Description: Predicted 3D model of a 72-nucleotide RNA (transfer RNA) from Streptomyces fumigatiscleroticus. Rfam family: tRNA. It is annotated as a transfer RNA. The coordinates come from a structure-prediction model, not an experiment, and the mean pLDDT is 82. The sequence was found in a public genome assembly. Taxonomically the source falls in Streptomyces (Bacteria, Bacillati, Actinomycetota, Streptomycetaceae).
């Protein structure tokens, strides 16, 4: 320099253009002498940034940013 992949909750990851979710962690409660385990509840997101398409975008298009991989 060229090409490609990824970016969603604290972390690991889903989500075929229409309801943004799971596990885990942290927190509260039950249980326990206490703790752990187990059960349970609630919380936690301007979907990397800016534009575009669309009645409607995490999803499609585009530019940029960050990380990784390949080629030279």
């Nucleotide at each position: 320099a060229a090409g490609g992949a990824u970016a969603u909750a604290g972390c690991u990851c889903a989500a075929u253009g229409g309801g943004a979710g799971a596990g885990u962690g942290a927190c509260g409660g039950u249980c326990u002498u206490c703790a752990a385990c187990a059960c349970u509840g609630a919380u936690g997101g301007u979907u990397g940034u800016g534009g575009g398409u669309u009645c409607g975008a995490a999803u499609c298009c585009u530019a940029c940013u960050a990380u990784c991989c390949u080629u030279g």